Predicted 3D model of a 525-nucleotide part of an RNA (small-subunit ribosomal RNA, 5' domain) from an uncultured bacterium. The full RNA is in RNAcentral, with records from ENA, Greengenes and SILVA.
Context: one part of a larger RNA
Formats: sequence, structure tokens, C1' cells
RNA sequence: GACGAACGCUGGCGGCGUGCCUAACACAUGCAAGUCGAGCGAUGACGCGCUUCCUCCGGGAAGCGAAAAUUAGCGGCGGACGGGUGAGUAACACGUGGGUAACCUGCCUCAAAGAGGAGAAUAGCCUCCCGAAAGGGAGAUUAAUACCGCAUAAUAUGUUUUAGCCACAUGACUUUAACAUCAAAGGAUAUUUUUUCGUGAGAAGAAGAUUCCACUUUGAGAUGGACCCGCGGCGCAUUAGCUAGUUGGUGAGGUAACGGCUCACCAAGGCAACGAUGCGUAGCCGACCUGAGAGGGUGAUCGGCCACAUUGGAACUGAGACACGGUCCAGACUCCUACGGGAGGCAGCAGUGGGGAAUAUUGCGCAAUGGGGGAAACCCUGACGCAGCAACGCCGCGUGAAUGAUGAAGGCCUUCGGGUUGUAAAGUUCUGUCUUCUGGGACGAUAAUGACGGUACCAGAGGAGGAAGCCACGGCUAACUACGUGCCAGCAGCCGCGGUAAUACGUAGGUGGCAAGCGUUGUCC
Repeated sequence: GACGAACGCUGGCGGCGUGCCUAACACAUGCAAGUCGAGCGAUGACGCGCUUCCUCCGGGAAGCGAAAAUUAGCGGCGGACGGGUGAGUAACACGUGGGUAACCUGCCUCAAAGAGGAGAAUAGCCUCCCGAAAGGGAGAUUAAUACCGCAUAAUAUGUUUUAGCCACAUGACUUUAACAUCAAAGGAUAUUUUUUCGUGAGAAGAAGAUUCCACUUUGAGAUGGACCCGCGGCGCAUUAGCUAGUUGGUGAGGUAACGGCUCACCAAGGCAACGAUGCGUAGCCGACCUGAGAGGGUGAUCGGCCACAUUGGAACUGAGACACGGUCCAGACUCCUACGGGAGGCAGCAGUGGGGAAUAUUGCGCAAUGGGGGAAACCCUGACGCAGCAACGCCGCGUGAAUGAUGAAGGCCUUCGGGUUGUAAAGUUCUGUCUUCUGGGACGAUAAUGACGGUACCAGAGGAGGAAGCCACGGCUAACUACGUGCCAGCAGCCGCGGUAAUACGUAGGUGGCAAGCGUUGUCC
């Protein structure tokens, strides 16, 4: 000098930040991921209109219709983002620089082409059955942008093939030809036409085109990822040898892809004093602290990457996971139970217990920014924006200003003359920052929409009124006397003080330093 600090004494205000460093301990409760009816079949209630019936004349019941909406279900997209934590990891995990002629990429953008015609189911609903529950089973029946054949198709894919060109090997790119294989889904709609009802206004339905949104195949891009390599960053040699899928080859499997990644066979290799292996410790970085720098230390908040989600293992779905608020299995723990069996996972936001020297509200809002879904309206969003608590930190402001000598009183000291506190106070004249009251009142939002918030800010009024402590005073080190104590009580960072005149202990007066803080402790330079 610094701190995510803690402790002691003290404490007026504001702005901006920060706030479980310990038990990756266990968790009550609420919320944190939904959305789409313009994909689908269905469907209850409220409300509206009409008709009928009842009526105590308020209204009620039933039926029909339209519009609107939707718990549950099928389907689509999103739940792989965002948020948390640092247990593990000494590793291509991270940083940096390269490579992929060994790769993938939903949504988005651009370009080319296309969307023909069929089919069989299933949830829901209904009827039963089992179960305490969680839930499950059987039968019948139904739809789709759900599922599945057929047709069509190439600059796609596979095999063979012609030529060119390029490259660091395997090879890449372009090109010629042949054969084989692979696709789709619709929805909404101003308008127009037409059909039915109606005298008519009009109402209802249907069809095609247009437009929009979706769909299929292909190419390119963008974005995001995957893999490989060089170099770099901890301790211990009181850790010296380690290794059998081990090192390499051939072949096969697997993967988006290379590869002992896996397997069969073959060979006997591979690493290591330039520190292998083992043990201990640890998320890495941008950065942060310190320092003139070189360096040393740290890795909170913010940003990038990685890993994890009660412990261990596994795959499914999907463009993407081996998936925090998904599934399955096993373990520990907690809860429910009719004892047969079930349910759960805060290292999300609050909050509770526990641990600890120690760390906050079971708050408000989606108004802004951003994200998911949707054509949109909109819905969801403990991300986020705000507010609350805490002097935890930094910064700013205030606790008054000017004048005022008889140098008042009081305190302390005294050589008893006086000195000092001290212009300090009182008194006089002012001011109004903060504060209090009253009124107005935003920016943030572009026409509307503001949680913050009647907040910030502005104007007016009142009155010095409401606002100073902490540590030190022997030397280092700025600041001295008196009394008490008497090697006691005590102090102390080091040197050292204290045994009767202690500037070093305790108290008082005075002084010095810093100041809404001041000291102490801990850690780093």
C1' cells in the first nucleotide's frame, strides 16, 4: 500500500459498487420453462342473442346459435440457452499460435428445383377391470404439419469410368459417361366467382387464384461446435524406474470425423535424470494487488473457456446432451403407505437448520435490455431492471460562518506571582449545504405502455436548531504534566517499562494524529 475481511469503541447524509472465503452439509414453503387453437380431433364453464316453460315479476330452468376461449390429449418448436457452483481435474483442461486434403452445424441469409397420388394406426373420448396411492391393463372408436409405402428428381449419395489441374503423403478440386438409391404437409387470408336460405338487406357453405407462414431436395454463406499439433504456466528425488491395449503393423467394426477408439491376428515395442511413474496441492485465463522496473502474490465481483448438478453408472430423444429443475439402474438419506408398493433431489431466486470470527429480503416489476414460443395480439422469463438490509469498500458533503478580552466562570498545573484550556465559550451579526414542512415534478418511451416513484430534481418556508468520535503521547514516531500504584496491578511491534519522586502501568488535565470513522487481528507485496 491492498482486502469479498472479522473483532472492539463510535456512528449524520448521499452516489456507485460489493456481500457464505467455512459443510460440493441437509433442506420446510413459494416461485425459477414454457409456448403455439393460423397443425389436429375434441371440450366444460362464464358471458351474448333467439325460442319455450315456470315465476313471488327480482329472475330462474331447458334448448338452439354465433363468437370467443381452453384444463387434459396428439403434434411442432424450445426445455443443450439463460442462471448456479468450483467438488473433480497437473490434463491439449486452459492460454497462445497453427492444422483438418479427417469433420458436423436446428433456427437465420442467398441461390436452384419441387410439393403428385395412396394407406394403416394411435392418444384423447367411451365401456369395463386391477391398485390405498402413484399408476396400470383390456375392448370399441377417431384426427393431423404424427406415422408409412408408391411415383417423380440431380451438380445429392454409392460403385465403376474420361480428361485436366493442384498439393506436404494418404489425396483435393473441376470435368465425361453408365448403373443403383433417396423427398415432401399443409395452414391462414383481403378480394373474386359460385351454391343454398331469404321479398330484400343479408346470413351460411364451397371452390380456384393471389399473398403470407410453414414443408422437401441441393449448393453456398453466416453462426456455433468437434478433433489434432508446437510452445507456455505448481511442489516433493526423503517418489527412479513405469507400461500388456501397453508401442507399432494388417484387417474389421464403430464415429460427424482421424485414431488401440474397440476387436482378431502379428511383431516387441513405448516413456524416463531435458525428471517418466508416484504422492501432495490446484479449476485455467483476461485480469487484480504490490513494485521504479524486473519480479512476487492472488484468480471475489465483471468477461472468456472448462468441469459438475445427492453418489456411481448407462443410454434414449434430438441439429446439438450422455442432459441442474428429462429417463433407466444401483447406493446412501428423507417422506407417504392399506406393508403389497410408491415419491424426492435449492452448487437457480428468496428462505430454514447446521458449521463458522463472518456474509443480506421467503420484496416489486416484466416499464427497459435480452431470451423462448407465436403470423400477430400476447404469454412465459427469481435472466434482467429495481427496491430492502449491512460504514463491507471507494468517492463526495455536513456537524456552522464572521466578530468577540474583563483574556469570564469552571477544570488542570503552580515557584501562589501566575500559567493553560482560550477567540475557545457566552454575547452580537449572519448563512441554510445536509435536515424538517409545503407545492411542483421528470429523463429513462418513438403514438401508447414506468416496477423504480410522487423517486431524482426544482421552488418556497422554518430554525444553529437534529449530526464526533477513535487511537496515541519513553525511543523508533508527531505529541507532557499531576495524582494513584510500588517488580504489585499492569504495559509491550522491537528495544524494554514497574522494587516510593514512573513523560512507558491506571486516572485526570493538556497535546498530537486521523476523522464518520478510528484502532486491533489475519493475509499478500